[in-house]
Molecule: small-subunit ribosomal RNA
Organism: uncultured bacterium
RNA sequence: UGCCUAAUACAUGCAAGUCGAACGAGAUAGUACCUUCGGGUAUGUGUAAAGUGGCAAACGGGUGAGUAAUACUUAGGUAACCUACCUUCUUGAUGGGGAUAACCUUCCGAAAGGAGGGCUAAUACCGAAUGAGACCACAGGGACCACGGUCCAAGGGGUUAAAGAUGGCCUCUAUUUAUAAGCUAUCGCAAGAGGAUGGGCUUAAGCACCAUCAGCUAGUUGGUAAGGUAACGGCUUACCAAGGCUUCGACGGUUAACUGAUCUGAGAGGUUGAUCAGUCACACUGGAACUGAGACACGGUCCAGACUCCUACGGGAGGCAGCAGUAGGGAAUAUUGCGCAAUGGAGGAAACUCUGACGCAGCGACGCCGCGUGGGCGAUGAAGGCUUUCGGGUCGUAAAGCCCUGUCGAACGGGAAGAAAAAUAUUGUGGCUAACAUCCACAGUACUUGACGGUACCGUUAGAGGAAGCACCGGCUAACUACGUGCCAGCAGCCGCGGUAAUACGUAGGGUGCAAGCGUUGUUCGGAAUCAUUGGGCGUAAAGCGCGUGUAGGUGGUCAUCUAAGUCGAGUGUGAAAUCCCUGGGCUCAACCUAGGAAGUGCAUCCGAAACUAGUUGACUAGAAGACAGUAGAGGAAAGUGGAAUUCCAAGUGUAGAGGUGAAAUUCGUAGAUAUUUGGAGGAAUACCGGCGGCGAAGGCGGCUUUCUGGGCUGUUCUUGACACUGAGACGCGAAAGCGUGGGUAGCAAACAGGAUUAGAUACCCUGGUAGUCCACGCCGUAAACGAUGGGUACUAGAUGUUGCAGGAAUUGACCCCUGCAGUGUCGACGCUAACGCAUUAAGUACCCCGCCUGGGAAGUACGGCCGCAAGGUUAAAACUCAAAGGAAUUGACGGGGGCCCGCACAAGCGGUGGAGCAUGUGGUUUAAUUCGAUGCAACGCGAAAAACCUUACCUGGGUUUGACAUCCCCUGACAGGUGUAGAGAUACGCUUUUCUCUUCGGAGACAGGGAGUACAGGUGCUGCAUGGCUGUCGUCAGCUCGUAUCGUGAGAUGUCGGGUUAAGUCCCGCAACGAGCGCAACCCUUGUCUCAUGUUGCCAGCGGGUUAUGCCGGGGACUCAUGAGAGACUGCCGGGGUCAACUCGGAGGAAGGUGGGGACGACGUCAAGUCAUCAUGCCCCUUAUGUCCAGGGCUUCACACAUGCUACAAUGGCCGGUACAGAGGGCUGCUAAGCCGUGAGGUGGAGCGAAUCCCACAAAGCCGGUCUCAGUUCGGAUCGGGGUCUGCAACUCGACCCCGUGAAGUCGGAGUCGCUAGUAAUCGCAGAUCAGCAACGCUGCGGUGAAUACGUUCCCGGGCCUUGCACACACCGCCCGUCACA
Repeated sequence: UGCCUAAUACAUGCAAGUCGAACGAGAUAGUACCUUCGGGUAUGUGUAAAGUGGCAAACGGGUGAGUAAUACUUAGGUAACCUACCUUCUUGAUGGGGAUAACCUUCCGAAAGGAGGGCUAAUACCGAAUGAGACCACAGGGACCACGGUCCAAGGGGUUAAAGAUGGCCUCUAUUUAUAAGCUAUCGCAAGAGGAUGGGCUUAAGCACCAUCAGCUAGUUGGUAAGGUAACGGCUUACCAAGGCUUCGACGGUUAACUGAUCUGAGAGGUUGAUCAGUCACACUGGAACUGAGACACGGUCCAGACUCCUACGGGAGGCAGCAGUAGGGAAUAUUGCGCAAUGGAGGAAACUCUGACGCAGCGACGCCGCGUGGGCGAUGAAGGCUUUCGGGUCGUAAAGCCCUGUCGAACGGGAAGAAAAAUAUUGUGGCUAACAUCCACAGUACUUGACGGUACCGUUAGAGGAAGCACCGGCUAACUACGUGCCAGCAGCCGCGGUAAUACGUAGGGUGCAAGCGUUGUUCGGAAUCAUUGGGCGUAAAGCGCGUGUAGGUGGUCAUCUAAGUCGAGUGUGAAAUCCCUGGGCUCAACCUAGGAAGUGCAUCCGAAACUAGUUGACUAGAAGACAGUAGAGGAAAGUGGAAUUCCAAGUGUAGAGGUGAAAUUCGUAGAUAUUUGGAGGAAUACCGGCGGCGAAGGCGGCUUUCUGGGCUGUUCUUGACACUGAGACGCGAAAGCGUGGGUAGCAAACAGGAUUAGAUACCCUGGUAGUCCACGCCGUAAACGAUGGGUACUAGAUGUUGCAGGAAUUGACCCCUGCAGUGUCGACGCUAACGCAUUAAGUACCCCGCCUGGGAAGUACGGCCGCAAGGUUAAAACUCAAAGGAAUUGACGGGGGCCCGCACAAGCGGUGGAGCAUGUGGUUUAAUUCGAUGCAACGCGAAAAACCUUACCUGGGUUUGACAUCCCCUGACAGGUGUAGAGAUACGCUUUUCUCUUCGGAGACAGGGAGUACAGGUGCUGCAUGGCUGUCGUCAGCUCGUAUCGUGAGAUGUCGGGUUAAGUCCCGCAACGAGCGCAACCCUUGUCUCAUGUUGCCAGCGGGUUAUGCCGGGGACUCAUGAGAGACUGCCGGGGUCAACUCGGAGGAAGGUGGGGACGACGUCAAGUCAUCAUGCCCCUUAUGUCCAGGGCUUCACACAUGCUACAAUGGCCGGUACAGAGGGCUGCUAAGCCGUGAGGUGGAGCGAAUCCCACAAAGCCGGUCUCAGUUCGGAUCGGGGUCUGCAACUCGACCCCGUGAAGUCGGAGUCGCUAGUAAUCGCAGAUCAGCAACGCUGCGGUGAAUACGUUCCCGGGCCUUGCACACACCGCCCGUCACA
């Protein structure tokens, strides 16, 4: 401190009685005695209980329903009032009367209760007397005054009082010692005047929300008279008047007791009104009065109602929002306790009685405060847990152990303060009295009283013994790891975590924070300057009314006088106490309690000041207005009038089209259109001038003339003298569209019709066409009504246009120039701004007034009101929902945006592909398996520079388990070779030969066999989205960055941009940039020319020798060639252009000319690009298997689809014969010559060569000659049959090649698509890797022959730079809207 909800209903007990010193009456039980046994007497006892009477019961206690003012708070008034008990003073208290309860008795009733008769008392009740005083009226006097009245003293008249009780005494009187009258003390009684206290009434100010509540009111407002009240008053009644309140918020609705104060906040404020204290209201609900000093009365009365209870059904009783307690409601709130000992209250003379007020105790960690759960030493850093890089680290001096202490708790013992009065007894002093007293007052002594409670507190004993939890650990925010889980389970205050390495979930270890508490939830304030008085904003973020006129209101020029309302200063009163603050004091401290002070920023009153505001009075002219003289203008209204053009009508000329479009068609036209000429009709709009020119408040205004009319500007300084500014409501104007009535209708043209376009096209385009557009009158009242910028005043650099007026100077004049005022533009300084931007026409600096805003959506919507003929307008929410919506700027990416530029990108060309057959790869299908990967460009003749076995990773079957391979330990032995049996083989069991190296002789090492391990090996098992490395791609595109500096609040920018130029961010010039790095280029290799050096296996010019012939030989270095080293090319030279530049064009020379050709070389980065199956590697998974060994099979399937190639379709060709010229490679498990055999593949043979020597090896196209003659052929070669060769353990699945025969499709290929710019394309052959052989027509190289074309950059694709837009940033394969379907 504890029902915040049901002011819901209540069982039971208690919460207001007391007085015998106001009064009459008066028991029972028990005990004792007596008894006639019925009872009586005494005691109990004048007691209990009841009654009359007095006082109290109106306090105290509870609750907050009602109440927005009859409440409350603060300050006043009451000259308009009351006040029991208390207190002070004055006076009185005389003498009588009649009743009535109790009691007795009769009766009624179930009860509650009631009726009749009889007796009785009082401090109960009633006359009479007295009447100072009080009250009432009367007539005068005095004082004061707010002129209403109030006060004072005296006069006569009327009305009005009382009660006794108790104790004591005998002075006086009477009798009897003593008592009565009497006296006296105390208490009480009556009247009056005061005080104190408590109230009644009243005034002012303050005190919640809604205007989607704007009008309310008949006792209403006032007056007169009467009544009523303690008292004023429409408080009530009668009559009279028509008032009263209200935008400074009436009336209505909703919510709510108010305050001191509480919580919060720097404060100003905001929130709350528990406990405590003051006030009010209420007491089952509504109403009413009675009694009384006081009530319209919580535990009183009456009436009505609802509910509960009793009942004999006739009738009665009740009111916990007192204290406990019960039910109910609820998330939720305590004991049916003790005591009157203290404090306070009622009654009483007092003792005392009563007191659920109060004091205490009980329950609740509900709050605040204090205390404990131990302290010191203690490293082997124990065990154990967790973790680990396996070394350790951490819990951690923590524990154990040793030495101590003793709070709380336990046991035992002691043990308070709170108590002092009063009373009684007694002593003393004083008072009263005639006197005394057991009377009164004061002082002293004695005696008596404690619920809490044997409690607080103190002592003794034992003993570390009995005593720690909760939340959190991603950031905010102090504190981190492991395991489990795998967008699941879950977390979450906000941001956000979780999809296999989660510091974010769960658990554990550890840590952090607080601690007998901790965390969550709810609520209030703060942070929030996020309603902004202090202290915000409104161009684009939310926000300026579409514009004006003007009412209330707000604000307002200069000087002077007065006043003192505001303002300022001093004083006084008040602002209760408690609370908060300061200084002390008391509980061991503290919380807590307590004393004093301060404060309470307020209100009232009084005195003073007079600067400012306000008011009064007077003056002024700088604001404002007027007069006068000029002036510009599409300002407004009305009437009239002109020309050009369109359309229509009539007529003429004239003939076949016209019109329209991207192209067409609908349409018009031979019944004469279009075109052209003339005439006419009608409506609407006013070319040129014409202008970021003018006017107007805005909307808006455009031929000309006239009439009426508003406003502005300039000049003079004549008049008025603050007349001003703004402006809630109000009123007026207000584009277009739309509405009503009546006209008018040329052109245009929603709707509508037709034609096109299209996948569709209810559109864009075309042909028509009605409302409407026009006029008159009346509505509507809205627009991106925009400068998205309210109005006014003042101030704050300039430059330059333009319009109007005036002045100056000048001129013959007109311009030009200068100055002032008023408008209208552009640029710009200070300043401002989030930036963009604004910038004397402010979005700057200030003041005044108005309007408006407070996250997005719902929504400018619903409901209500007002307006409207309607359409609709105006005013204007909430539920719910989201975590954003939005502004400005930045960097990218993007655009069917722009500019510049490049690339075999297009174009110009040449040749292909897509059609055929075949080869190879892929998809799909099939399969026991068809192992796996690669999938747009950038997968698909790719990994694979060779799948019959092997490879091989797949399938089937058969084996094996420390393993096919490595390390460690033990034992044995050389290893190994040959061979037999079983088996498909792996394997198993045998036979046989042989006996390693070093040595310090102990042994050691290599190798092989056997054995052990819950050591390990092994895995082409998973994850390329955990990774390294490597690679592809944009792209050999010209870009990508950094340091310093500068600019910007910042993201960022500048540099890197601009003008040229380049293949190039290549270079030059300019420039707030100056430099630098990675890229470009160059350096490297190769090729093209030359020089020098060296010449074997290469070469052979000259010399010699030899041959039918050949560098064959001797020789030679000249040449070719080879191998090295150098030279050469740099826009170096000349000329033109260009900025005396970079550079470019042309030329010379040169083998080569403007990076000479080719290669290697790939910036920052992008694609979670590719690869765990090259390799490496984290995590996970398998461990008699997903490891390993073997045989066979498969990777070679085949309806089909795609990709890349080969061969062709033929005569620029095929075939036959002859003949010429390369380069670069390879070769000992090899290349293999000559010779011989074979039609051939090949066989045989073996010379030479580890190769500038020998071999592969004949190059082919080409050239010469012949043949074929346009056909499915002497093209084409697939397919199939037969026969062979070679490799290999083995060619069935499944090799290549040769010969003979067979002789398919195919006659140049749709849409589409690919490559290539010069020694290129095209075409021709040669070689190599892999390899036993070969699927090679592939790939990588080599040389031979050798073109065409490029006007050019509009378009397609890709890229670079600058710029622009953006609602994109996973970046256009983006974002996003609507409909439908499903959930």